[in-house]
A computed fold for a 111-nucleotide RNA from Melghirimyces profundicolus, annotated as SAM riboswitch aptamer (S box leader).
Order: sequence, then C1' cells, then structure tokens
RNA sequence: AUCUUAUCCAGAGCGGCGGAGGGAACUGGCCCGAUGAAGCCCGGCAACCUGCAUGGAUGACAUGUAAGGUGCCAAUUCCAGCAAAAUGGGUACCAUUUUGGAAGAUAAGAU
Repeated sequence: AUCUUAUCCAGAGCGGCGGAGGGAACUGGCCCGAUGAAGCCCGGCAACCUGCAUGGAUGACAUGUAAGGUGCCAAUUCCAGCAAAAUGGGUACCAUUUUGGAAGAUAAGAU
C1' cells in the first nucleotide's frame, strides 16, 4: 500500500507545557478556539487482539478483569454530497424523513 471481516447515535480532565489554529481530503454548510486551537506530557474511556480468572468437556462459546498491544477522549464518522422509497408543497423542481451506497476511521487477519 491493497484485500477480507467486524464496529462507528454510548463513554472519557475546571491538570501541566504550549502558543493559533482546528473539526481526514475536495465542495457546500454548521461549529469549536486567547474563558486559550494543533502538538507533547500526565490523567481518563473503552474492551478489538493477547494474557489472566470463572463457567463450560482441557473445545466452541459466555461472563469478568484491565497486566500487555493498539485505539479513542466537542458536536452521530458534526451534517450533506450518489441512489431508492415515503410524506408534504406541487410537478420532471424543492423540503423533510427513512433505507442503501460511496468516502473515511479503528481493530484483527491475509498478501
């Protein structure tokens, strides 16, 4: 880097350093930010993988734990972008809702 599978409406600081930006990318919105952004440290959340414990037949699996490997800690992945359906306006257009898709993120595995 590519592919496969699973998950993505829950959760997580009134700390220290730092100083202006940030919310993946493009477009359009909408937000966060000197009552301090990014980043780093500490702290925390979660439980995907490993480990451990209990049950189970030493298996599958389930529950727990949180030691190890990641991950995450404004807003649903902040929302929409493509397609379909329903409803309303009323007509090849707009709005709203729902479903699917695309793109993306994370984990585990494979190449």
Rfam family: SAM riboswitch aptamer (S box leader). Rfam describes the family as follows. The SAM riboswitch is found upstream of a number of genes which code for proteins involved in methionine or cysteine biosynthesis in Gram-positive bacteria.